[in-house]
RNA sequence: UCCUUAUUGAGAGCGGCUGAGGGACAGGCCCUUUGAAGCCCGGCAACCUGUGUUACACAAGGUGCUAAUUCCUGCAAUCCUGAGGAUUGAAAGAUAAGGU
Repeated sequence: UCCUUAUUGAGAGCGGCUGAGGGACAGGCCCUUUGAAGCCCGGCAACCUGUGUUACACAAGGUGCUAAUUCCUGCAAUCCUGAGGAUUGAAAGAUAAGGU
C1' cells in the first nucleotide's frame, strides 16, 4: 500500500504552551483571537490485552478517541409531495483486529 471482518445514535477538559486555521473529498452548513490546528497534561472505553468461570463487569498496558449522528447530503429503492421531504440499504470515510 492493498484485502477481510467488526463497529460507526453512547462516552470524554471552564487545564498548560503556542498562535490561524479547522470540520477526509465535493456541495452545504458550522466551529474558531470569548483562541483553530499542533504538543503536553487530564479524561473516555467500541477493538486488542489483562482480571473476575459465560453473559457482563472492572482495569487503562497497545492503539484510538475527546463540537455538532461519521455535522448533513453525495448512489439506489420505497413512501409522501407543489418546491421538496421521510425511511431503509449501499458507497465513501474513520478506527480496531487479522492477513498481504

SAM riboswitch aptamer (S box leader), 100 nucleotides, folded computationally. It was read from a public genome assembly, where an Rfam model found it. Rfam family: SAM riboswitch aptamer (S box leader). Its family is annotated with regulation of gene expression in the Gene Ontology. About the family: The SAM riboswitch is found upstream of a number of genes which code for proteins involved in methionine or cysteine biosynthesis in Gram-positive bacteria. The coordinates come from a structure-prediction model, not an experiment, and the mean pLDDT is 83.